[in-house]
A computed fold for a 72-nucleotide RNA from Phlyctis boliviensis, annotated as transfer RNA. NCBI's taxonomy places the organism under Eukaryota, Fungi, saccharomyceta, Phlyctidaceae, Phlyctis. Rfam family: tRNA. The family's RNA type in Rfam is transfer RNA. About the family: Transfer RNA (tRNA) molecules are approximately 80 nucleotides in length.
RNA sequence: GGCCCAAUGGUCGAAAGGUUAAGACAUAACUCUUUCACAGUUAAAAUGGGGAUUCGAUUUCCUCUUGGGCUA
Numbered sequence: 001g002g003c004c005c006a007a008u009g010g011u012c013g014a015a016a017g018g019u020u021a022a023g024a025c026a027u028a029a030c031u032c033u034u035u036c037a038c039a040g041u042u043a044a045a046a047u048g049g050g051g052a053u054u055c056g057a058u059u060u061c062c063u064c065u066u067g068g069g070c071u072a
Base pairs, nucleotide, nucleotide: 001071002070003069004068005067006066007065010025011024012023018055027043028042029041030040031039048064049063050062051061052060
């Protein structure tokens, strides 16, 4: 240089173009407990940037960035 793959809460990880973006762990509050822990309830928290297609994009296409792989 060429080709391919990936990017979603703090972490991991779902979501066949469709109306509240699932779940787990972690965090906070409350209940329980003499207290802590455990357990339960509740809450906050995310689609890498830009553009295109579409009535509608996490999803399809292009590009950039970052990371990984193959190859000369």